Context: one part of a larger RNA
RNA sequence: GGCGUGCGGUGGAUGCCCUGGCAUCUGCUGGCGAUGAAGGACGUAGGAAGCGACGAUACGCUUCGGGGAGCUGCUAACCAAGCUAUGAUCCGAAGAUCUCCGAAUGGGGAAACCCAAUAAUCCGCGACUGAAUACAUAGGUCGUUGGAGGCGAACCUGGGGAAUUGAAACAUCUUAGUACCCAGAGGAAAGUAAAUCAAACGAGACUCCCUCAGUAGCGGCGAGCGAACGGGGAUCAGCCCAAACUUAUCGAGUGCCAAGCCUACAAGCGUUGCUCGAUAGGGGUUGUAGGACCUCUUGUCCGUGGAUUGUAGUCCACGGCAGUUUGAUGCGUCGAAAGAUGAACGGUGUGGAAACCCGACCGAAGAAGGUGAUAGUCCUGUAGUCGAAUUCCACGCAUCAAAUUGAUAGAGGCACCUGAGUACAAUGGGGCACGAGAAACCCUGUUGGAAUCUGGGAGGACCAUCUUCCAAGGCUAAGUACACGCAGAUGACCGAUAGUGCACUAGUACCGUAAGGGAAAGGUGAAAAGUACCCCUGGUAGGGGAGUGAAAUAGUUCCUGAAACCGCAUGCCUACAAGCAGUGGGAGCACUAUUCCGCAAGGAAGUGUGACCGCGUACCUUUUGCAUAAUGAGUCAGCGAGUUAUGGCUAUGCAGCACGGUUAAGUCGACUAAGACGUAGCCACAGCGAAAGCGAGUCUGAAUAGGGCGAAUAAGUUGCAUGGCAUAAACCCGAAGCCGGGUGAGCUACCCAUGGCCAGGUUGAAGGUCCGCUAAUCCGGACUGGAGGACCGAACUCACGCAUGUUGAAAAAUGCGGGGAUGAGCUGUGGGUAGGGGUGAAAGGCCAAUCAAACUCGGCGAUAGCUGGUUCUCCCCGAAAUAUAUUGAGGUAUAGCCUCGGGUCAUUUACUCAUGGAGGUAGAGCACUGAAUGGACUAGGGGGCCUACCCGCUUACCAAAUCCAAUCAAACUCCGAAUGCCAUGAAGUAUUAUCCCGGGAGUCAGUCUACGGGUGCUAACAUCCGUGGUCGAGAGGGCAAGAACCCAGACCGCCAGCUAAGGUCCCCAAAUUAUCACUAAGUGGGAAAGGAUGUGGGAGCACAUUGACAACCAGGAGGUUGGCUUAGAAGCAGCCACCCUUGAAAGAUAGCGUAACAGCUCACUGGUCAAGUGAACCCGCGCCGAAAAUAUAACGGGGCUCAAGUGAUAUACCGAAGCUGCGGAUUGCACCGUAAGGUGCAGUGGUAGGGGAGCAUUCCAGUCGCCUGCGAAGGAAGACCGUGAGGACUUCUGGAGGUUCUGGAAGAGCGGAUGCUGACGUGAGUAACGAGUAGAGAGGUGAGAAUCCUCUCCGCCGAAUACCCAAGGGUUCCUGGGGCAGGGUCGUCCUCCCAGGGUUAGUCGGGGCCUAAGGCGAGGUCGAAAGACGUAGUCGAUGGACAGCAGGUUAAUAUUCCUGCACCGAUUUGUAGACGCUUGAGUGGAAGAAGGGACAGAGGAGGCUAGGUUCGCCUGUCACUGGAAGUACAGGUGCAACCCCGUAGGUUGUCAGGCUAGGAGGCUUCGUGCCAUAAACGGCUUGAUAAGACUGAGAGGGGAUGCAGAGCGGCCAUCGCGGCUGCUGAAUCAAUGAAUUGACGCCAUGCUCUCAAGAAAAGCUUCGUCCACGAGUCUAUAGAUCGCCCGUACCGGAAACCGACACAGGUGGGUGGGUAGAGUAUACCAAGGCGCGU
Repeated sequence: GGCGUGCGGUGGAUGCCCUGGCAUCUGCUGGCGAUGAAGGACGUAGGAAGCGACGAUACGCUUCGGGGAGCUGCUAACCAAGCUAUGAUCCGAAGAUCUCCGAAUGGGGAAACCCAAUAAUCCGCGACUGAAUACAUAGGUCGUUGGAGGCGAACCUGGGGAAUUGAAACAUCUUAGUACCCAGAGGAAAGUAAAUCAAACGAGACUCCCUCAGUAGCGGCGAGCGAACGGGGAUCAGCCCAAACUUAUCGAGUGCCAAGCCUACAAGCGUUGCUCGAUAGGGGUUGUAGGACCUCUUGUCCGUGGAUUGUAGUCCACGGCAGUUUGAUGCGUCGAAAGAUGAACGGUGUGGAAACCCGACCGAAGAAGGUGAUAGUCCUGUAGUCGAAUUCCACGCAUCAAAUUGAUAGAGGCACCUGAGUACAAUGGGGCACGAGAAACCCUGUUGGAAUCUGGGAGGACCAUCUUCCAAGGCUAAGUACACGCAGAUGACCGAUAGUGCACUAGUACCGUAAGGGAAAGGUGAAAAGUACCCCUGGUAGGGGAGUGAAAUAGUUCCUGAAACCGCAUGCCUACAAGCAGUGGGAGCACUAUUCCGCAAGGAAGUGUGACCGCGUACCUUUUGCAUAAUGAGUCAGCGAGUUAUGGCUAUGCAGCACGGUUAAGUCGACUAAGACGUAGCCACAGCGAAAGCGAGUCUGAAUAGGGCGAAUAAGUUGCAUGGCAUAAACCCGAAGCCGGGUGAGCUACCCAUGGCCAGGUUGAAGGUCCGCUAAUCCGGACUGGAGGACCGAACUCACGCAUGUUGAAAAAUGCGGGGAUGAGCUGUGGGUAGGGGUGAAAGGCCAAUCAAACUCGGCGAUAGCUGGUUCUCCCCGAAAUAUAUUGAGGUAUAGCCUCGGGUCAUUUACUCAUGGAGGUAGAGCACUGAAUGGACUAGGGGGCCUACCCGCUUACCAAAUCCAAUCAAACUCCGAAUGCCAUGAAGUAUUAUCCCGGGAGUCAGUCUACGGGUGCUAACAUCCGUGGUCGAGAGGGCAAGAACCCAGACCGCCAGCUAAGGUCCCCAAAUUAUCACUAAGUGGGAAAGGAUGUGGGAGCACAUUGACAACCAGGAGGUUGGCUUAGAAGCAGCCACCCUUGAAAGAUAGCGUAACAGCUCACUGGUCAAGUGAACCCGCGCCGAAAAUAUAACGGGGCUCAAGUGAUAUACCGAAGCUGCGGAUUGCACCGUAAGGUGCAGUGGUAGGGGAGCAUUCCAGUCGCCUGCGAAGGAAGACCGUGAGGACUUCUGGAGGUUCUGGAAGAGCGGAUGCUGACGUGAGUAACGAGUAGAGAGGUGAGAAUCCUCUCCGCCGAAUACCCAAGGGUUCCUGGGGCAGGGUCGUCCUCCCAGGGUUAGUCGGGGCCUAAGGCGAGGUCGAAAGACGUAGUCGAUGGACAGCAGGUUAAUAUUCCUGCACCGAUUUGUAGACGCUUGAGUGGAAGAAGGGACAGAGGAGGCUAGGUUCGCCUGUCACUGGAAGUACAGGUGCAACCCCGUAGGUUGUCAGGCUAGGAGGCUUCGUGCCAUAAACGGCUUGAUAAGACUGAGAGGGGAUGCAGAGCGGCCAUCGCGGCUGCUGAAUCAAUGAAUUGACGCCAUGCUCUCAAGAAAAGCUUCGUCCACGAGUCUAUAGAUCGCCCGUACCGGAAACCGACACAGGUGGGUGGGUAGAGUAUACCAAGGCGCGU
């Protein structure tokens, strides 16, 4: 170290649980709000916080009712103080109170605040006023016990209105009138009483449900969209105006007694009229037309009074009566808001506990919950019964009040009325299911524009006829929709990763500027009985005893307590050995619950381990193909994916009924869902035809023909289940994007307003002055001057280079350099511009670490022909990677191939054989078509010769035709197979295998190999076809190892047998088998051309005893140095020739050699020797040719040579999951059997895929059952059972539930999805511990000190690392205590934790003052709405205005407290003076007028001051080490506002008068209008006057007999010295001059110059028109009194702000000393602060 076992830790799964959720149903209710809502802020208790409650009357007050003993809410105790039978706490009802914000409403505003002081705005109503313009109106003012405003879950109506998406693209279309925005209303809303439908019959408002019907239709006639009539139901309800006519009032008009009136008669009447208009009353309301008016008839309650010239009559008023409606009150009843009553039990069983068990009892109560386990009888309850002072709802009755009505009907006449910019038309659109279509109908923008009942609309273009209805006015319950809320009930809903996001201090913590996003987190026990006391320890950590309890391994992190992961102990193994970690075999060691044997001991089986051996490259996905070095996963636990709906479609199974089947909505009933009714509708029962139509037929057709489709031959329908499809998100997860509404300019871009900043040095423009020059200019010189997108260079700003950094110090920096640095500069504060938009000196840059279209929420579960993932088991069958088509190629459809069910049973199909066919391939051939070589022959042409010309000759040139020889062809064939194909026949085999119908698929990327081919290089593990095979989807054996090659197709088991391929020396099973050869190369065991006396065999040839080959001895000569050439050439540079002679033989020479010769060899010859020798050819096996990178590495290794190589022959053996044997399982078919089952035959590899059968999980019914404290579920372990998913049993743990069986219903099975959540590993005790200024020593404290405190020394910053403000933060400040966490280590310490304390203002900042940019904005203008703009106004600092200084003091504040000295405003008193008192001082209404406030940049000079330095002076010192009493050293030498004075300087005339009318107000038609009309001021001007006036730093004097002040001392306390610290009181001692330097500060908003010409308003000063008040007012001086609200601590170049951090970054303004220096550069220092938390 491994495996096992035991015991633990960690962790929080599992089980059990539920005060929480989810869903549904029923009833109620359906609003709240100016009487201040919803929602909040802040408070309220004796004691901190959170939640709840309440509101300054504040954990509550009053009254009434209930109730009856304790109470002061909960977390949540403890203590204190109280209340209560005089009835508390508590419950119900009605009142009271109810801070501040919020519609928010007096004004403002940064919500919960400030300022004011009685009150917003709009609408309505009323009153009073009141323009142009006379009346009047608009407008204004006032009143108002009228209304509105805002909020709220869905439902509803209206105004606007997308896109993703679908159409496999996309534009009409679709998504969809959806999402969303806006307005408005109600408990519902909307709609509603026919100018409707229908169809020749009729119906009779609207709404909702079922159906009609996926029909008619619409539709790039695509995708899709999709009625109506009619029928069945729910509920039911009808009415009122306008007009005609008339009456009254008002207005206008009307004067020939007009117009007109007059029922009968007569008389006449006539401004008390008539006409028109307005308002009000009556009348009247429809289509069969109705109404008015007139006439007639009929009808109609009562009474009184009145009117009319008379009568008749008519009309009016009032009262009564009756009806209807509404309201109020009273009574009664039901219900709601507290409650009351309410039956029945015991135990010497068990147990910690009884509800269990046993035995009893009640029941109009056996719903439920609780109680120490499971309770009808213990408690609360339950059934039943009862109950309200008060309030509310509903219903009924009564009374009262108000309003209203009291009609009509018929006939005739007449022709008055019956909804006008309407109907309609044209055109542009929209809505209707209906997309412009033949397009009716409805609505509407624009333009035209009727009729009037003898009229008009509609009936789907239009016309006629007919039918039907009456528009252009209005109201109307119920049936219908929804659920924020209240109450009740229910659940085959969830049970803490579930169920709401939230079971808990949850819309919390946290994130974001904001809109917005958004968690985690439940359980001790029956009861806290929550561990007294002791011990260890620094200990409030933790632990050990003791104690409680049934249990403490229930001890607060607490029920159970799994796994990953981490330990301790132990049995076995392991230190010369090798890897998917297992599997098969297996020695040894250890053990013994169980079984067996044995009397026993013991043994066997068995358990743990596993030396050694055989075989063996994980899983998933995706692929032709993965160990792959292709994808995915760190591990474990939990969660995690084919669901649901539809009268849908279709098929199968089962069930009901059957020529029939079945209901839908709904009604009744039941209330765990029974059942009854409901026949509207649907399907079937008849078809054919385009249709009319006909009909067992029909259509076509002239047909009675023929043919097509039907009938004959008939089964449906409804429900349940399952497969598939359609529509819906449709198996799950996943885009980039598109659209809508909002949120953002605290980052950044640009702009606007208002402020601020830029050390120092340099250059020297224009202009000016002077001089020169000139007629005068010009021009020149000097000086002056101080310009500039000028120069150098800090701050500041930017970001060019390099390096570092890159899990950083930092999500952009650091270091060293760099650019600009008076300008188009930089910067603070406030504001503006917003998403197809902004902004952009322009990079597609920037718009909050996001930009070729921000962010956020919604449409939304967009879509995804794409990728990934898709969870238990067994059984049967089993593909494809092809064709065709495709905006098609990685997708899809149809066919092919698979599966399941049904049918067909015919010699259908397949195989073999036979017979008969068609054909033009392989081959072959050259007869055709072409190609092509040689020869012959020979036209033609070319060349040459010849030639005056014609001829001619010739040719190693080209070459037709012909002949001979030899060839080639996919697109040649005189020929021509094999195989294949078709047909027929025969026998056999095959579970019909074939075919047909129907349900369900998958497949459309293929791969290698052999053969036949194309392309290519007769290249490719290339590519494309054909035929077969394998793999794919196939294991086993062989090829060392290997998808595709060879053998062979795995149902399971066997320590049986036989074989295949291939093998038999060892690894390694089997022959060191036999016989005959070959090979010598380790060839075998990689390779070619080519090369070679390798070797064996074969067939021949040549030479050879007439002596070969080789070797040795000898010769190898002469003509001649052949000739030529050459300097030479003699055999041997070269050319030509290559003869002759001698001889056994010898080349005019095959080599070496020489300058040339020479010389040495060879050929050739003889001799010696003695038997074979030589050259070629064919065949077998070998050799050379032969070089690659980590390592032999080209037999698998060892190793092999008469092989263990090679060839041949032979025999035996081995060898697989093949075959056989034995046993078993299972499928299909056949047979037997009633069945269970049996027998036979044939099967049982398998991806995609089809089919079949099962297991487990959660819940439900039967079930008030059964099991269970004598111990459920869950967890741990085990050697049991089953073919599997799985199931029992035992022990331990656990401590309260579980559930057989038969059925039912599903959130129903995980290893993968870069899955989600949590826990835990590995990396790893590794990197790092955040500037490179730096620490060291001593002492102290303490349990503990590198880190805390103190001291000493050292070091660093010092235009900062010092000090003061603003922003921002918000208690971080100070003191005491603490040390678990935070602090990058430590810690006694802290910016940490706990407790207590701390911020003091008339003058500082802000408000009570002002205005800028900009915001809001009464009226107003514009706009579908929301809203936009904007006047008067009102807000808004970064600006204007504005009165305090010095010192002291606290642990912590100070311009705030204290001391001293000041100032401002108001009120008031005294004194003095002045003015005024009706001939009006003064004040107010005032928001009025004028002045002023009031402004740029740059530049230089002057005067000062702050500050510095020095001298002098004061105090102290002169030493540890040589000198040092001096020109030594150290320290100090200070002080404000305010008052007086008015300097350097700056500006300027002053005073008095005159003229002018620029200038206020009101109204308004907004105009240049009308009415009315002052002064100051301004402008112009006259006179007098020269003294001044105004301003102004500083200095000086006072303030100050004060404060401060180095140091020297004293007292007390501390054990001593020294030092330090603190406190108290008293007394005492100094200087405080001068010189020099000197600012960016002050004079100074000055002065000069320049061009780009440089806020506003108020405070302040002056004036006084009009109106009102008005008797005192003003000045000086001395007093007194008063002076509101907010901020004030602390950090603030940083550990407290912005950057996730105690982060090397960022952050506006002010002060800013010394030496050197131009300087704020730089260097070193002071004051002061630090040494950077390992």
Large-subunit ribosomal RNA, half A from Rikenella microfusus, 1734 nucleotides, folded computationally.
Its Rfam family is "Bacterial large subunit ribosomal RNA". Rfam links the family to the GO terms ribosome and structural constituent of ribosome.
The sequence was found in a public genome assembly.
The organism belongs to Rikenella, within Bacteria.